A computed fold for an 87-nucleotide RNA from a marine sediment metagenome, annotated as SAM-I/IV (S-adenosyl methionine) riboswitch aptamer. Rfam family: SAM-I/IV (S-adenosyl methionine) riboswitch aptamer. Its family is annotated with S-adenosylmethionine metabolic process and regulation of gene expression in the Gene Ontology.
[in-house]
RNA sequence: GCAUCAAGAGAGAGCUGACGCUCCGCCAACCUGCCUACCCGGGCAAGGUGGUACCCGCAAGGGGAUGUGGCCGACCCGGCAACCAAA
Numbered sequence: 001g002c003a004u005c006a007a008g009a010g011a012g013a014g015c016u017g018a019c020g021c022u023c024c025g026c027c028a029a030c031c032u033g034c035c036u037a038c039c040c041g042g043g044c045a046a047g048g049u050g051g052u053a054c055c056c057g058c059a060a061g062g063g064g065a066u067g068u069g070g071c072c073g074a075c076c077c078g079g080c081a082a083c084c085a086a087a
Stems, first nucleotide, its partner, number of pairs: 001068005010024001012023004025052003030048003033044004054063003070080004
């Protein structure tokens, strides 16, 4: 900079003075991957995140939050893994 904050999902357990962290469960297609497909698009929680209270304002709007793959090596740049799901 761009996109989203519509809906969805535990009065769960443990630790902490608190913030918060961890575990288990659940939710969600933002990135990667897989599938489908002429295209648009759609499907799958597998890898990486995230969420499971957004706040203020009559409104305009403002604030805040999340995502914009991961890992290994590296001088160029190269390499590795990604489902028993869906189909």